[in-house]
Context: one part of a larger RNA
RNA sequence: CUGGGCGUAAAGUGUCGUGUAGGCGGAUUUCCGCAUCGUAUCUGAAAGACCGAGGCUCAACCUCGGCAGUGGAUACGAGAUGGGGAGUCUUGGAGAGAUGGAGAGGCAAGGGGAACUCAUGGUGAAGCAGUGAAAUGCGUUGAUAUCAUGAGGAACACCAAAGGCGAAGGCACCUUGCUGGCCAUUUUCUGACGCUGAGACACGAAAGCUGGGGGAGCGAAGCAGAUUAGAGACCUGCGUAGUCCCAGCCCUAAACGCAUGUCUGCUAGAUGCCCCUUCGUAAGAGGGGGUGUCGUAAGCUAACGCGUUAAGCAGACCGCCUGGGGAGUACGAGCGCAAGCUUAAAACUC
Numbered sequence: 001c002u003g004g005g006c007g008u009a010a011a012g013u014g015u016c017g018u019g020u021a022g023g024c025g026g027a028u029u030u031c032c033g034c035a036u037c038g039u040a041u042c043u044g045a046a047a048g049a050c051c052g053a054g055g056c057u058c059a060a061c062c063u064c065g066g067c068a069g070u071g072g073a074u075a076c077g078a079g080a081u082g083g084g085g086a087g088u089c090u091u092g093g094a095g096a097g098a099u100g101g102a103g104a105g106g107c108a109a110g111g112g113g114a115a116c117u118c119a120u121g122g123u124g125a126a127g128c129a130g131u132g133a134a135a136u137g138c139g140u141u142g143a144u145a146u147c148a149u150g151a152g153g154a155a156c157a158c159c160a161a162a163g164g165c166g167a168a169g170g171c172a173c174c175u176u177g178c179u180g181g182c183c184a185u186u187u188u189c190u191g192a193c194g195c196u197g198a199g200a201c202a203c204g205a206a207a208g209c210u211g212g213g214g215g216a217g218c219g220a221a222g223c224a225g226a227u228u229a230g231a232g233a234c235c236u237g238c239g240u241a242g243u244c245c246c247a248g249c250c251c252u253a254a255a256c257g258c259a260u261g262u263c264u265g266c267u268a269g270a271u272g273c274c275c276c277u278u279c280g281u282a283a284g285a286g287g288g289g290g291u292g293u294c295g296u297a298a299g300c301u302a303a304c305g306c307g308u309u310a311a312g313c314a315g316a317c318c319g320c321c322u323g324g325g326g327a328g329u330a331c332g333a334g335c336g337c338a339a340g341c342u343u344a345a346a347a348c349u350c
Stems, first nucleotide, its partner, number of pairs: 004321003007304002012318001014203002017201002022196003026089007034082002036078008050066006093193001094190003097186005105179007112156001116152008127138002164171002208249006217243002222238004261317006269294011299306002323350003332343004
């Protein structure tokens, strides 16, 4: 090097989203002859190895002949396949256009109602709150309850769904503006412009950090009341950071419902939901895209199970694994304000 694997045994990077190098790549014509293949020549020292013969009484050992020497160079030739140059094609690759469509996709601005807390005022009277039971707590300076007015912050009941959108994280009151992606039809255009993608760049829940705002409710820490042998907890009353906004960092996760990388082609079906479309008055039937469930037919799997949304049959490219612990640690390096993150061992031990 080849050879084995990655749903659950070790192993798919959070998204591989964009994309560099690289690897791989549609149909067809022609040229080249780089790879490739054929033939010939030269080389591939001797010894050794292998085959055969011979010499020491045999063997080891030695001598001779042959073969081999995967490789390299040169010349001539082949022209399939890969490659390179030139040209053509478009039906199925890819992209653009036109028409139409669905959607919590993103960003910004404006608006709304319910609830909650607080403030003020009215009514009102002695309890309220809380629990397994209580107590701390609140209340005669009038609470709880109820009505009115005002202020504030956060989240948007029903619709709501096995529903939709997004690459993932994630996204839900309403309206407007800007904006990304997707689907169908049409064939109008380009004419292989494609796939993957080491590095790189971008995004990336929550918590956390920096500066500035904001702060209703909730609520790490903290205080108090209970419980308890104790209670640093579970329960209760308070409550700071935080949760919210703007700007900048951090870059992790059981980043997961496929513990399942991306792309392409092929291989029975059945039945829901969403979107578009053709025929049809309608019911319904057909086509495309997405999202579920079942289930085999085939096949795969150690089994469980997977099964056109594959874990089947193949191809292209990337990532990753190699006994358990030590350890996702030490050291070094990079990044970070820090917290820490990423990369990543060994001794020793079983």
Small-subunit ribosomal RNA, central domain from an uncultured bacterium, 350 nucleotides, folded computationally.
Rfam family: Bacterial small subunit ribosomal RNA. Rfam links the family to the GO terms ribosome and structural constituent of ribosome. Rfam 15.1 lists 42,628 matches to the family in 10,626 species.